Molecule: transfer RNA
Organism: marine sediment metagenome
RNA sequence: GCGCCAGUGGUCUAGUGGUAUGAUAGGGCCUUGCCAAGGCUCUGGCUCGGGUUCAAUUCCCGGCUGGCGCA
Numbered sequence: 001g002c003g004c005c006a007g008u009g010g011u012c013u014a015g016u017g018g019u020a021u022g023a024u025a026g027g028g029c030c031u032u033g034c035c036a037a038g039g040c041u042c043u044g045g046c047u048c049g050g051g052u053u054c055a056a057u058u059c060c061c062g063g064c065u066g067g068c069g070c071a
Base pairs, nucleotide, nucleotide: 001070002069003068004067005066006065007064010024011023012022018054025043026042027041028040029039030038047063048062049061050060051059
């Protein structure tokens, strides 16, 4: 340099056009003689820019980052 794949809260992850899922972490409450465990609840996310569309995490183009392969 070229090709392929991936990018979703602090971390891991589901989601293949219509309100983004769960776990974990953190805050609050309940439970317990105390702690742990457990239950309920809240906080917090689609890598960036452009395009298509009534509507984009999703489709298209480009950038960035990471991984793999070729030279």